[in-house]
The RNA shown here (ZMP/ZTP riboswitch aptamer (pfl RNA motif)) has 81 nucleotides and comes from Sphingopyxis sp. The source organism's lineage runs through Bacteria, Pseudomonadota, Sphingomonadales, Sphingopyxidaceae and Sphingopyxis. The prediction has a mean pLDDT of 76.
RNA sequence: AUGCCGUCCCGCGACUGGCGCUGAAGAUGGAGUUCCAUCGGGGAGCGGGACCGAUGCGAGCCGCGCGCCUGGGUGAUCCAC
Numbered sequence: 001a002u003g004c005c006g007u008c009c010c011g012c013g014a015c016u017g018g019c020g021c022u023g024a025a026g027a028u029g030g031a032g033u034u035c036c037a038u039c040g041g042g043g044a045g046c047g048g049g050a051c052c053g054a055u056g057c058g059a060g061c062c063g064c065g066c067g068c069c070u071g072g073g074u075g076a077u078c079c080a081c
Base pairs, nucleotide, nucleotide: 005053006051007050008049009048010047011046012045015042016041017069018068019067020066021065026039027038028037029036030035060074061073062072
């Protein structure tokens, strides 16, 4: 000096479900193999920039107060095309 990691800022942003409980814990309309649309509220991750420390990383992460389910996204690692 630089990379990983960490923090902050900007941009993009997948996924954001069904039923029940509670005074309350999305709303409206439609559907009913757990979804669709609009609005609201969340949101990992990706890209860029800055800063800082000097190994601080690793065991996953994301949508709800809880429970039972259902279905996705994404990071790491490996393989194939």